[in-house]
RNA sequence: GGCGCGGUGGCCGAGCAGUGAGGCGGCGGUCUGCAAAACCGUCCUACAGCGGUGCAAAUCCGCUCCGCGCCU
Numbered sequence: 001g002g003c004g005c006g007g008u009g010g011c012c013g014a015g016c017a018g019u020g021a022g023g024c025g026g027c028g029g030u031c032u033g034c035a036a037a038a039c040c041g042u043c044c045u046a047c048a049g050c051g052g053u054g055c056a057a058a059u060c061c062g063c064u065c066c067g068c069g070c071c072u
Base pairs, nucleotide, nucleotide: 001071002070003069004068005067006066007065010024011023012022018055025043026042027041028040029039030038048064049063050062051061052060
């Protein structure tokens, strides 16, 4: 330098056009002699950045940045 894959809340991680699952975690509560566990509620300023297409973009296209891998 070329090619491929990936970048989603504090963390892990689904979703690939129609308002973003789930888990961990934080906070409050129920329970308990106190805790733990369990259960209930709640919180996540979440789609790497910029631009484009489109009624509508995390999702498609382009460029850039970052990570991993392959080739030279």

This is a predicted structure of a 72-nucleotide RNA (transfer RNA) from a bacterium. The coordinates come from a structure-prediction model, not an experiment, and the mean pLDDT is 81.